[in-house]
Context: one part of a larger RNA
Formats: sequence, structure tokens, C1' cells
RNA sequence: GACGAACGCUGGCGGCGUGCUUAACACAUGCAAGUCGAACGGAAAGGCCCUGCUUUUGUGGGGUGCUCGAGUGGCGAACGGGUGAGUAACACGUGAGUAACCUGCCCUUGACUUUGGGAUAACUUCAGGAAACUGGGGCUAAUACCGGAUAGGAGCUCCUGCUGCAUGGUGGGGGUUGGAAAGUUUCGGCGGUUGGGGAUGGACUCGCGGCUUAUCAGCUUGUUGGUGGGGUAGUGGCCUACCAAGGCUUUGACGGGUAGCCGGCCUGAGAGGGUGACCGGUCACAUUGGGACUGAGAUACGGCCCAGACUCCUACGGGAGGCAGCAGUGGGGAAUAUUGCACAAUGGGCGAAAGCCUGAUGCAGCGACGCCGCGUGAGGGAUGGAGGCCUUCGGGUUGUAAACCUCUUUCGCUCAUGGUCAAGCCGCAACAUUGGUUGUGGUGAGGGUAGUGGGUAAAGAAGCGCCGGCUAACUACGUGCCAGCAGCCGCGGUAAUACGUAGGGCGCGAGCGUUGUCC
Repeated sequence: GACGAACGCUGGCGGCGUGCUUAACACAUGCAAGUCGAACGGAAAGGCCCUGCUUUUGUGGGGUGCUCGAGUGGCGAACGGGUGAGUAACACGUGAGUAACCUGCCCUUGACUUUGGGAUAACUUCAGGAAACUGGGGCUAAUACCGGAUAGGAGCUCCUGCUGCAUGGUGGGGGUUGGAAAGUUUCGGCGGUUGGGGAUGGACUCGCGGCUUAUCAGCUUGUUGGUGGGGUAGUGGCCUACCAAGGCUUUGACGGGUAGCCGGCCUGAGAGGGUGACCGGUCACAUUGGGACUGAGAUACGGCCCAGACUCCUACGGGAGGCAGCAGUGGGGAAUAUUGCACAAUGGGCGAAAGCCUGAUGCAGCGACGCCGCGUGAGGGAUGGAGGCCUUCGGGUUGUAAACCUCUUUCGCUCAUGGUCAAGCCGCAACAUUGGUUGUGGUGAGGGUAGUGGGUAAAGAAGCGCCGGCUAACUACGUGCCAGCAGCCGCGGUAAUACGUAGGGCGCGAGCGUUGUCC
């Protein structure tokens, strides 16, 4: 000097930040991922309209498609948010490479969008079960599912041009093999299938770099390489059969310990040393261990299956659960906050849109935890009052300090007024015509907050540590090697500037000290 700090004493206001470093311990409760009726069958519940019965309440029928529980289907749920347990590794950083690769949505550019079929959920009915839920029968739809046709492109193969260091790359022509699709609409569109290119995101490979330990010296059998095969989006012992006997290592292999890595941050003149909270990039994990499914994409936190531990329900047959999401609880600890408001803005998902969802985010609350700013008054005022303390008893000092006089009103309090964040988004109208422009109406959690103006009265606002030397600041009394102090040297045994108290002084100041850690 610094800190995600803690503790003691003290504490006025604001802005911006920041807040479980320990138990990756266990979790009550609520919320954190939905959306689309312009894909579909539909209308049980609600609204509206018509209508029958009814005094009313209520109840029956039809319609609407306002809207929509549940269901089929699509997209999303792999993002966003959390944590740092594991990991010494191509995990990370940096620089290359893929002639060995994939990529939903998006942009661009071609071609196509044809013809058939059978089911099933919802619903209804029956049955089982305490429940979770499950089974049988019957009905129905689709952009759900399954056939057929067509084929630019793809695989294989033949001929051929250009080209690379290379297993090859890139064009042209022919043959053959299997192989696509879906409609909807408010008529404006929105979609679907299959190719080429781009963008984005990802995958893999390699060079170099960054902890400790030799009181770890040898390690290795899919181990190192080859051939054939399998697998993958793809290279590869990735896997497998056979063959060879290799491969790594004192430039530290193998083993042990510790640890997420980086941009950065702290310190330092620098070189270095320390560190990895917040913010950003990246990796890993989601009660513990294992596994695959779906999908463009999976460590699948709020998905599935199995096993373990734990908790809960049970009619004992069987079931349910996973806060290292946001709040919150217990526990641990020196120690770390509200079971708040809103989607108004930014961003994300779905939707043609209106819009819905969003503990991301924007805000508010708590904490002097940090940084910064402001205030606790200003000017005058001496017979230098009183009181306190000291005294050589003359006085000195506290001290212009107070009183008193004249002012001011930041902040606070109070009354009024009052933005910006919305140049966004949405509706309507006109113009224009894919886009947009203009007009108009609406939309704010924070919040009647910030700001501004009026009023008020010095009124409401100072402490903490130290005073032997280092080190700025001294006297008196008490104590008497006691009580105590102390960072080091050291003080204290009857005149203690070092203990305790007081007066005075020094330093910093809404803080000041102490402890811990790093330079």
C1' cells in the first nucleotide's frame, strides 16, 4: 500500500459498487420455460347472442369462435442462471492446421410442392388400485405416421480437362443403385421437400507456455507400430482379429501432494512476487455412481432408466423427491442480505401479429463492507469571565474557545411543483407501396423518486487511537517488580513523561484502532 474481510469503540446524508472465502452440508414453502387455435380433432369449464321451462335461483337446446382446461402436433426446453467438487489435462492461454468433419433457426441462390393408405390420443365405456397411475372394448383428425410416382444433387462406376509436396483436390460427359414433400390463410401471405453458397456455432489434430515433490527411478501389454475389419459427422488402438516387439524416461517418465485455467487484480522504480472475489472468455459439475434415448445440438441442473445413501407418503401391496436457479430455513462459522416490485427498458423463447412467458434483466430493501463527495456552521468577539488543571502562589493554561453581536441555510425536516429513461413498443388513419414516412391515441416497476421552488431555525449531526525511543505529541495524582503495559528495545522494587486516572497535547476524522493475509 491492498482486502469479497472480521472484531472493539463510535456513527449525519448522498452517489457508485459490493456482500457464505466455511458444509459440492441437509432443505419446509413460493416462484425460476414456455408458447402457437394462422397445423389438428374439439367445446367439458367461463364469456357473449338467440331460445324453451321457471316468480327468482336454476335448468335444457342452438349458435359464436371472444377465448380455451385437457389432448395430438410444431418450435423452444442443449440458451439464459448457479457452483468450483473433480481435473496437472490439448483443461486453459497463444499460434497453426483439417486434402479428416458436422451445423436447427438466419441470409443468398436453383428445382419441386404429385398420388394413395391405415391408425391413434382426446372423447366414451368397462375394469383394477389407498395412491401414483394402469389395462381392455368402441369412435375420430392433422403440417402426426406409412406406401407409390417424379429427380437436379448424392453413393458406386466408365471416359476426360486443369491442378497439388501429399493419402488427393476441382470441373465436364455417360451408365447404374437406392432415395423427397404438407398444407394453411383474414387471399396480403405464411409454410413444406431437396440441392449449391455464406454466416454462426461446434468437433478434432499439432507447436509452444504456465504448481510442488527424487525421503517417488524406472514405467507400459491395447502397451508402441503394421494389415484386414468394425464404429464415428470425421482422423485415430477409438474398438476388434492377426502379425511384429516396440513406446516413454534425470530436458524428470511413473507415482504422491495441491489446484479449475485465462483476460485481469494487488504490490513493486522495474525485474519480479502474490492472487484468480466482482465483470468478461473458457472448461467441468448438477444428491453419489453407471447408462443410453430424443434431437441440428445433451455435463441433458428444474428429462428418462438402473443401482447406492438419505427424506417423505402408504390401506404395507407400493409410490414420491433432489435449491452448486431467486428468495428463504436449519447447520457450520470470526463472518456475508429481502420468503420484495415489474416485465416500463435491454435481451431471450414461442407466435403472422396482438400478445404470453422470462427470480435473465431492470429496480427497490438490508449492511460505514469499499471508493468518492458533502455536512456537523461563517464573521466579529478579552476586564482573557466562570469552572477544570498546573503553579515558584506572582501567575500560567484550557482560550476567540465560550457567553454575546451580526449573518447564512448546504444536508435534514416540511409544503408545492416535477422530468428523463419512450427518438422504444403497440393500435388507428393518411401518404406511399414488400421496406417505410407523417399524424393521432395509448403504454413507467422504480416513483410523485431525482431535480426545482417556498418555509423553518444554528436549529437535528464527533468520534477514535496515541503522547519513553523508533514516532508527531507532557505534567499532576494514585500504585509501589504489585496491579499492569508491550510491535522491538524494554517500563513498574516510594519522586514512573512507559501502569491507572485527570488536565493538556499530537494524529486521523464518519470514522478510528486491533487482528488476519499478500507485496

The prediction has a mean pLDDT of 80. The part of an RNA shown here (small-subunit ribosomal RNA, 5' domain) has 519 nucleotides and comes from an uncultured bacterium. The RNAcentral record of the full RNA draws on ENA and SILVA.